This is a predicted structure of an 84-nucleotide RNA (transfer RNA) from Parcubacteria group bacterium GW2011_GWA2_38_13. Rfam family: tRNA. By type it is a transfer RNA. The organism belongs to Bacteria candidate phyla, within Bacteria. It was read from a public genome assembly.
[in-house]
C1' cells in the first nucleotide's frame, strides 16, 4: 500500500426486513436500613438553554439518500486483524 472487521452515556453493553435512542448491568450521588461500615433495598444519573413548566442537540468527524437512519451510500480519522 491493499482487503476485511469495528466505533452508541464515566465503563460494558442492547436497539439490524430503516420507525420512541441509550434498554439491561456496573460505577456514581442522595436516601433508608447499621452503633458504626459492608451488604442490601429505595430515587436519581448524556449536554446546552430556562426560575420553572418547558425547549434544542447528541450514536467517532463531514456529507449525502429517505416522510423517517445507530441501521443504508460516500469521504475522512482512531482501533483491531489478515495480505504484501
Nucleotide at each position: 500500500g491493499c482487503c476485511g472487521c469495528u466505533g452508541u452515556g464515566g465503563c460494558g453493553a442492547a436497539a439490524u426486513u430503516g420507525g420512541c435512542a441509550g434498554a439491561c448491568g456496573c460505577g456514581c450521588a442522595c436516601g433508608g436500613u447499621u452503633c458504626a461500615g459492608a451488604g442490601c433495598c429505595g430515587u436519581g444519573u448524556a449536554u446546552c438553554c430556562u426560575c420553572a413548566c418547558g425547549g434544542a442537540u447528541a450514536u467517532g468527524u463531514g456529507g449525502g439518500u429517505u416522510c423517517a437512519a445507530g441501521u443504508c451510500c460516500c469521504a475522512c480519522c482512531g482501533g483491531c486483524g489478515g495480505c504484501a